[in-house]
RNA sequence: CGAGGCGUGGCUCAGCUUGGUAGAGCGCUACAUUCGGGAUGUAGAGGUCGCGUGUUCAAAUCACGUCGCCUCGA
Numbered sequence: 001c002g003a004g005g006c007g008u009g010g011c012u013c014a015g016c017u018u019g020g021u022a023g024a025g026c027g028c029u030a031c032a033u034u035c036g037g038g039a040u041g042u043a044g045a046g047g048u049c050g051c052g053u054g055u056u057c058a059a060a061u062c063a064c065g066u067c068g069c070c071u072c073g074a
Stems, first nucleotide, its partner, number of pairs: 001073007010026004020057001028044005050066005
């Protein structure tokens, strides 16, 4: 320098193909159960979907640019 992959709650990831209310598990908080803890159950908080621009009535999703990480090639 070139090619490909990945980036989404604190963590691990789905959703992208085929644009239409942002989700799951674990974790966290409160309550119930317990002498207490754990476990279980119920409820809740937590996200500008890496960033910017564009297309569109509508973008996590499509296009372009850009940043970071990984792999391969030179």

Description
The RNA shown here (transfer RNA) has 74 nucleotides and comes from an uncultured Lachnospiraceae bacterium. The prediction has a mean pLDDT of 81. It matches the Rfam family "tRNA". Rfam classes the family as a transfer RNA. Gene Ontology term of the family: triplet codon-amino acid adaptor activity.